[in-house]
RNA sequence: AAAGAAAAAGGCAAACCGCUUGCAAAGGCGGGGCGCAAAGCCACGAGCCCAGUUGACAAAUCAUUUAAGUGAACUGGGUAGUCGGGCUGCCUUCG
Numbered sequence: 001a002a003a004g005a006a007a008a009a010g011g012c013a014a015a016c017c018g019c020u021u022g023c024a025a026a027g028g029c030g031g032g033g034c035g036c037a038a039a040g041c042c043a044c045g046a047g048c049c050c051a052g053u054u055g056a057c058a059a060a061u062c063a064u065u066u067a068a069g070u071g072a073a074c075u076g077g078g079u080a081g082u083c084g085g086g087c088u089g090c091c092u093u094c095g
Base pairs, nucleotide, nucleotide: 002093003092004091011036012035016031017030018029019028020027021026034081040087041086042085044084045083046082047079048078049077050076051075052074053073061072062071063070064069
């Protein structure tokens, strides 16, 4: 530097359950263990999810509809275990 078949020092931890934070998506802690060679870190690009968009409230409106609602756009948030990208790292194999 390249690769990840098997293994080891070990690591992480889905669903679900309990407690807890949040309007929610979801997060934290404990149990649990489906899986993971970056399932370590970063929301930069795409996707998906949630909340909201007369005014006020941090911000952000159109279409359709009698309305409820639905769709798109926008604003804010979430997801790194959706994918891409960036940064870092253990072991083994091979050179």

Model confidence (mean pLDDT): 81 of 100. A computed fold for a 95-nucleotide RNA from Stieleria bergensis, annotated as c-di-GMP-I-GGC riboswitch aptamer. Taxonomically the source falls in Stieleria (Bacteria, Pseudomonadati, Planctomycetia, Pirellulaceae). The sequence was found by an Rfam model in a public genome assembly.